Background: This is a predicted structure of a 146-nucleotide RNA (glmS glucosamine-6-phosphate activated ribozyme aptamer). Rfam family: glmS glucosamine-6-phosphate activated ribozyme aptamer. Rfam links the family to the GO terms regulation of gene expression and catalytic activity. Rfam classes the family as a riboswitch. The sequence was found by an Rfam model in a public genome assembly.
[in-house]
RNA sequence: GUGCAUGAUUAAGCGCCGGAACCGGAAGGUUGACGAGGCUGGCGGUAAUCGAAAGAUUCGGCGGAUGCCGCCACGGCCGGUAGGUCGUAAGAGAGAAAGCAAAAAGCAGAAUCAAUACUGUAACAAAGAUUCUCUUGAUACACGAA
Numbered sequence: 001g002u003g004c005a006u007g008a009u010u011a012a013g014c015g016c017c018g019g020a021a022c023c024g025g026a027a028g029g030u031u032g033a034c035g036a037g038g039c040u041g042g043c044g045g046u047a048a049u050c051g052a053a054a055g056a057u058u059c060g061g062c063g064g065a066u067g068c069c070g071c072c073a074c075g076g077c078c079g080g081u082a083g084g085u086c087g088u089a090a091g092a093g094a095g096a097a098a099g100c101a102a103a104a105a106g107c108a109g110a111a112u113c114a115a116u117a118c119u120g121u122a123a124c125a126a127a128g129a130u131u132c133u134c135u136u137g138a139u140a141c142a143c144g145a146a
Base pairs, nucleotide, nucleotide: 014063015062016061017060019059020031021030022029023028034051035050036049040073041072042071043070044069045068046067074087075086076085077084078144079143080141081140082139091136092135093134094133095132096131097130106121107120108119109118111116
């Protein structure tokens, strides 16, 4: 370094690949999305958020998936029913503020015949969430509590 067996663990911007590209005389091998954010449960549908890099494959295909939509159930909005709206930080919309990444590129290291992957190192986002402001919803019925 490779193979087999057993056991355990784990991944969700995740896994896989007969296309393609790249490497190799061949056998065969390599690449095939860089992080941020994201989960009440079930069924069905679906082309599943955000920016970074690049500007020639982050191409193409398969599967999966915390997204979105519809229905049902459960739960929050003081308790009950109906309705509405959300999902445990449990109304919606708009604006503003502050703050947050990794990779690529460079440099260094080490592995490989090579493609290439790995390790160390500096910088730089957006969405969401947060804070502030504004708009809007916070209903109906009866009772109870404060």
The coordinates come from a structure-prediction model, not an experiment, and the mean pLDDT is 75.